[in-house]
C1' cells in the first nucleotide's frame, strides 16, 4: 500500500435578521437555553414517604470461576479456566450431575437399569451339494440408529473379543511445590464405578422491606365531614370535676385487636377508630428543583478499574413543556474536468450538487443496552514492494 | 413521567419444552326449481422481531419493537 484487529473522539462553525422559553431590569435592555445516547426503563443507588426497629427461622426473588475497584450494582479492571482465529485479538448465565427428583421425543437391540445384540465375529455339535445352512453357547472389535452409546489410541493377549494386562492420554482420589485464590506444575494409588440437560425441580454460598417527585410538605377554594360491608371499642383499681341511681376527663394495672409476605421473641406505636367499596368537590399556588458520589486541568500513587491532593468554573429547571426558520461566508462531503508526484493511491485548483443521521431534557446520579448520515485521531496484527 | 398486562389461521380463544390445533369466517362438492341451513372435502401460520440455553423452543432466558390498562388532590 492492501487486510484486519481494538480504543478514543466529533457530530458542524462565526454573523445578521426575524422568533420561542426562563430569570433580571433603572423598562431602553442584559443574562442563559439538551444528548451521546436527553430513547428503551433492563439493573444498581441518592432523596421522599408508609409505625417502623433489632434478633432468629421460612418462604419469595435474584447473583454465582478468583481477586479486586466502587455509595452500590446483573457494572468495570485485572487474573484463571475453556472455545474460535496465522496473529492482533474476540466470544462465554463460567458454582454444584457419586445429595435427591424429574425429563431424553423420532431412530436404535440398548438412552442410563453392572441394561441390551438388528447386521457382524468365534469355538464346539449336527447336516450336506465342502463352503453353506440349523442349534447350544461365547463376544461387543467393525458396521447400522441417533444430538448422545457405558473411557480414547497402540501393542500384547484370545477360538473371537473384552482394562483381560500394559504405554501414553483422559477422568477420579490422596500427597506435595508455586500462587493472597480460582487454577497450575509434579509424584503415587484407582482399571473406569461416575453421558447429558439445573436460562427444569433442586442443593450450596452471597445479596435483598415496600412504594416511587402523579413520592413528600405548606397555603388556598370547593363539597353531603354523606352511605355500605368487616373489624375493634373489654374488664379492675384510684384521684378530679359536673347538670350526681348517671356522665365526662387524667392516671395506673391485666388481657386483647392493628402495624406493608408469614411466624416467633424484645423494645414501640395507635385502638381521640381502623380497613375496601359507592357517592361528593378542585382541576389554582409555593415547595421538593437543581452544587452534584458535578466537570476541567495538572501531579502523586496503581498494570488497571479507581483513588488522593492542589487550582480553576457554576452549565435548561416550565406549564403538557421553550433552544427554531431565512440569508451570508466558511468547513466537512460527493460528482466532473485540469495539472503534479513512482501506483487502481495522495495533493492541489476550478465548476456544480448537498447544506446533514439518531433522536430529543421533565426529581437527580451511577451503568448496561439499543439507535446513528458522515467524519477524524492512535494502538496492534497479518501480507506484499522497497530501503 | 411512572407502575403493569398482553402478542398463536381474517375474528375470538387453546396448546408452556418433542410433527401448531378448536370454533366462526373463506374455497369446492353434494342437497334444493334457487338460496340459507345441513353433511362431505380444502386451502390459509415467519408462533411479533433477533439473540442465546439445549440434540430440539409457540414454550426457558435476554434484548428490540407493537398493543392495551392504572395513577393527581381535597373532605
Nucleotide at each position: 500500500c492492501c487486510a484486519g484487529u481494538c480504543g478514543g473522539c466529533c457530530g458542524g462553525a462565526u454573523g445578521g435578521c426575524c422568533g420561542c422559553c426562563g430569570c433580571u431590569u433603572u423598562c431602553g435592555g442584559g443574562c442563559g437555553g439538551a444528548g451521546g445516547a436527553a430513547a428503551g426503563u433492563c439493573c444498581g443507588g441518592g432523596c421522599u414517604c408508609c409505625a417502623u426497629g433489632g434478633a432468629g427461622a421460612c418462604a419469595c426473588g435474584g447473583u454465582g470461576c478468583c481477586g479486586g475497584a466502587u455509595a452500590a450494582c446483573g457494572u468495570c479492571c485485572g487474573g484463571c479456566g475453556g472455545g474460535g482465529g496465522u496473529a492482533a485479538c474476540c466470544c462465554c448465565a463460567g458454582g454444584g450431575a457419586u445429595a435427591g427428583c424429574g425429563c431424553c421425543a423420532c431412530a436404535g437391540a440398548a438412552a442410563a437399569g453392572c441394561a441390551g445384540a438388528c447386521c457382524g465375529c468365534c469355538u464346539c455339535c449336527g447336516g450336506c451339494u465342502u463352503g453353506c445352512c440349523g442349534g447350544c453357547g461365547g463376544c461387543a472389535a467393525g458396521g447400522g440408529u441417533g444430538a448422545a452409546a457405558c473411557g480414547g489410541u497402540g501393542c500384547g493377549g484370545u477360538a473371537a473379543g473384552a482394562g483381560c494386562g500394559c504405554a501414553c492420554c483422559g477422568c477420579g482420589c490422596g500427597c506435595u511445590u508455586g500462587g493472597c485464590a480460582a487454577c497450575a506444575g509434579g509424584c503415587g494409588c484407582g482399571g473406569c464405578a461416575u453421558g447429558g440437560c439445573a436460562a427444569g425441580c433442586c442443593c450450596c454460598a452471597c445479596c435483598g422491606g415496600g412504594a416511587g417527585c402523579a413520592a413528600g410538605a405548606c397555603c388556598g377554594a370547593a363539597u353531603a365531614g354523606g352511605g355500605g360491608c368487616g373489624c375493634a371499642g373489654g374488664c379492675g383499681g384510684c384521684a378530679g370535676g359536673c347538670u350526681u341511681u348517671g356522665c365526662c376527663c387524667g392516671c395506673c394495672g391485666c388481657a386483647g385487636g392493628u402495624c406493608c409476605g408469614u411466624c416467633u421473641c424484645c423494645g414501640g406505636a395507635c385502638c381521640c377508630g381502623c380497613g375496601c367499596c359507592c357517592g361528593g368537590g378542585u382541576u389554582g399556588g409555593u415547595u421538593g428543583c437543581u452544587c452534584g458520589a458535578g466537570g476541567c486541568g495538572g501531579c502523586c500513587g496503581g498494570c488497571a478499574a479507581c483513588g488522593g491532593c492542589c487550582g480553576c468554573c457554576c452549565u435548561a429547571g416550565a406549564g403538557g413543556a421553550a433552544u427554531g426558520g431565512c440569508c451570508a461566508u466558511c468547513g466537512c462531503g460527493c460528482a466532473u474536468g485540469c495539472g503534479g508526484g513512482c501506483u487502481c493511491c495522495c495533493c492541489g485548483c476550478a465548476u456544480g450538487c448537498c447544506a446533514u443521521a439518531c433522536u430529543a431534557a421533565a426529581c437527580c446520579c451511577g451503568g448496561c443496552u439499543u439507535a446513528c448520515a458522515g467524519g477524524c485521531c492512535g494502538g496492534c496484527u497479518g501480507g506484499c514492494a522497497c530501503c | 413521567g411512572c407502575c403493569c398486562a398482553c402478542g398463536u389461521a381474517g375474528c375470538u380463544c387453546a396448546g408452556u419444552g418433542g410433527u401448531a390445533g378448536a370454533g366462526c369466517a373463506c374455497u369446492c362438492c353434494a342437497u334444493u326449481g334457487g338460496u340459507a341451513a345441513u353433511g362431505g372435502a380444502g386451502a390459509g401460520g415467519u408462533c411479533a422481531a433477533g439473540a442465546g440455553u439445549u440434540c430440539g423452543a409457540u414454550u426457558c432466558u435476554c434484548u428490540u419493537c407493537g398493543u392495551g390498562g392504572g395513577c393527581a388532590c381535597c373532605a
Model confidence (mean pLDDT): 76 of 100. Predicted 3D model of RNase P RNA and transfer RNA as a complex of 462 nucleotides. Rfam match: Bacterial RNase P class A. The family's RNA type in Rfam is ribozyme. Rfam's curators write: Ribonuclease P (RNase P) is a ubiquitous endoribonuclease, found in archaea, bacteria and eukarya as well as chloroplasts and mitochondria.